[in-house]
RNA sequence: GGAUGACUUAGAGGAGCAAUCACUAUGAGUACCUGUGGCGAGCCGGCAGCGAUGAACCGCAGGGAAAGGAUGGAUUGCCGAAGUCUGUAUGUUGCCAGGCAUUCAGGCUGGGAGUAUGGUUAACAGCUAUACUACUGUCGCCAUUUUGGUGGAGCGCUAGUUCAUCC
Numbered sequence: 001g002g003a004u005g006a007c008u009u010a011g012a013g014g015a016g017c018a019a020u021c022a023c024u025a026u027g028a029g030u031a032c033c034u035g036u037g038g039c040g041a042g043c044c045g046g047c048a049g050c051g052a053u054g055a056a057c058c059g060c061a062g063g064g065a066a067a068g069g070a071u072g073g074a075u076u077g078c079c080g081a082a083g084u085c086u087g088u089a090u091g092u093u094g095c096c097a098g099g100c101a102u103u104c105a106g107g108c109u110g111g112g113a114g115u116a117u118g119g120u121u122a123a124c125a126g127c128u129a130u131a132c133u134a135c136u137g138u139c140g141c142c143a144u145u146u147u148g149g150u151g152g153a154g155c156g157c158u159a160g161u162u163c164a165u166c167c
Base pairs, nucleotide, nucleotide: 001167002166003165004164005163006162008160009159010158011157014079016078017077018076019075020074021073024070032063033062034061035060036059037058038057042050043049045096046095047094082109083108084107085106086105087104089102090101091100092099093098110136111135113133114132115131116130117129118128119127120126138152139151140150141149142148
């Protein structure tokens, strides 16, 4: 000096990932409340609870939300960023189921976009699962006319320091 391996540090991919805050629109003239008229036994997934002192539903009149999700903006943390699936535990919703939030274990996904189908949702917005399409970053292999083909995965890739082994 080189090669290999390990720990660690710093980085890159871009319509990059996520969180918080305020505004705005949608949700919606909906849910719900009051009055009135009709109707007459249900309302709820089930229990509880409510109901002839009138359930559910329909008409008229008056009033009238919110949550989740969303566009753009500001700020913050980052590059398995993060997302999702299965299972476990805790909390919460009157109880169970179901839902929501968090934790742990394991699996899958390099990244964003589009299309189709299914699920979710008020929604043809958004999210999500699967498949496909091209694009893009990275490394390996093959070729060479300066670009292409093909394959893999983030426990990856690039660069640096240190340590160990070998030449």
The RNA shown here (Lysine riboswitch aptamer) has 167 nucleotides and comes from Sporomusa acidovorans DSM 3132. The sequence is in RNAcentral, with records from Rfam. Rfam family: Lysine riboswitch aptamer. Rfam links the family to the GO term lysine biosynthetic process. The coordinates come from a structure-prediction model, not an experiment, and the mean pLDDT is 81. NCBI's taxonomy places the organism under Bacteria, Bacillati, Bacillota, Selenomonadales, Sporomusa acidovorans.